[in-house]
RNA sequence: UUAUUGCUUCGGGGCGAGGUGCGAUUCCUCACCGGCGGUUAUAGUCCGCGAGCCGCAAGGCCGAUCGGGUGAAAUUCCCGAACCGACGGUAAAAGUCCGGAUGAAAGAAGCGGCAA
Numbered sequence: 001u002u003a004u005u006g007c008u009u010c011g012g013g014g015c016g017a018g019g020u021g022c023g024a025u026u027c028c029u030c031a032c033c034g035g036c037g038g039u040u041a042u043a044g045u046c047c048g049c050g051a052g053c054c055g056c057a058a059g060g061c062c063g064a065u066c067g068g069g070u071g072a073a074a075u076u077c078c079c080g081a082a083c084c085g086a087c088g089g090u091a092a093a094a095g096u097c098c099g100g101a102u103g104a105a106a107g108a109a110g111c112g113g114c115a116a
Stems, first nucleotide, its partner, number of pairs: 001116002004113007016030004031096002033085002035049004044083002052061003065081005087099003
C1' cells in the first nucleotide's frame, strides 16, 4: 500500500416580516433550507444510494431545470428565470412546528487483527 475482518466515533438544514381569520410558523405575499457516493469541473433538479411508503417475504413504489456565458471539459461554476420536497399530529391544509427519533441509515473517518 492492497485485500479481508473486528471495534469505535461521526453522520440533515430551514418560518423572519406582513395579510386574512374565532383559530394558521399549516392558507396568501415576500423570506428561508438542501443527506451520501459518482461525474473530464464544485449538483436539492444528471446517474445511483439512503431516508420515506406498501408487502409475511421475495420484491415493488418513490419529487423537481431550463436559457445564456466561460471553458478542452460544467443540466455541477457565473448571469438570469424556474421548479421540488415522506408518514402521523394540529383550533385551519406544514419542505421549515410537534412526533416516531437520545431511533435507523446511505456513507465518512479513526484504531486494531490477519494475509500478501
The RNA shown here (FMN riboswitch aptamer (RFN element)) has 116 nucleotides. It matches the Rfam family "FMN riboswitch aptamer (RFN element)". Rfam's curators write: The RFN element is a highly conserved domain that is found frequently in the 5'-untranslated regions of prokaryotic mRNAs that encode for flavin mononucleotide (FMN) biosynthesis and transport proteins.